[in-house]
RNA sequence: UGCUUAUCCAGAGUGGUGGAGGGAAUGGCCCUGCGAAGCCCGGCAACCUUUUCAGUAAGGUGCUAAAUCCAACAGGUGUUAUCCUGAAAGAUGAGUU
Numbered sequence: 001u002g003c004u005u006a007u008c009c010a011g012a013g014u015g016g017u018g019g020a021g022g023g024a025a026u027g028g029c030c031c032u033g034c035g036a037a038g039c040c041c042g043g044c045a046a047c048c049u050u051u052u053c054a055g056u057a058a059g060g061u062g063c064u065a066a067a068u069c070c071a072a073c074a075g076g077u078g079u080u081a082u083c084c085u086g087a088a089a090g091a092u093g094a095g096u097u
Base pairs, nucleotide, nucleotide: 002096003095004094005093006092007091008090013041015040016039017038021031022030023029026071027070028069042064043063044062047060048059049058050057068089073086074085075084076083
């Protein structure tokens, strides 16, 4: 890097540092000097390993605005407004190359 598979409407900070960006990409719509990203601490969760009477506990990840923030493609509905379902793409874990 590719492939397989499971999950993605729950949950989690008035902390420190930092000092302008961030929410994958496109179009939107948002967050942000009442302080973005990153880092540290704290927390949540329970995918993997071990463990316990018990998610109990330890380790490996992960996550910690908004449903994966929404849409995009297909189907259904239809007052051409919207709504519903599925896919694609993406993220994370585990396995594999």